[in-house]
Molecule: transfer RNA
Organism: Candidatus Uhrbacteria bacterium
RNA sequence: GGACGUGUAGCUCAGCUGGUUAGAGCGCGUCACUGAUAAUGACGAGGUCGGAGGUUCAAGUCCUCCCACGUCCA
Numbered sequence: 001g002g003a004c005g006u007g008u009a010g011c012u013c014a015g016c017u018g019g020u021u022a023g024a025g026c027g028c029g030u031c032a033c034u035g036a037u038a039a040u041g042a043c044g045a046g047g048u049c050g051g052a053g054g055u056u057c058a059a060g061u062c063c064u065c066c067c068a069c070g071u072c073c074a
Base pairs, nucleotide, nucleotide: 001073002072003071004070005069006068007067010026011025012024013023019057028044029043030042031041032040050066051065052064053063054062
């Protein structure tokens, strides 16, 4: 330098062929339970979906460029 893949909550990830509220587990907070913890249960906080543009009535999802990481080729 070229090809491909990945990027979504603090961490690990799902999100279908573009559509109706952006989710799960773990973690965190509060409460219940307990003599007190743990475990369990209920509720909750936390996201501009890597960045910038574009297409569309509508984009996490499609297109372009850029950034980071990984694999392969040279």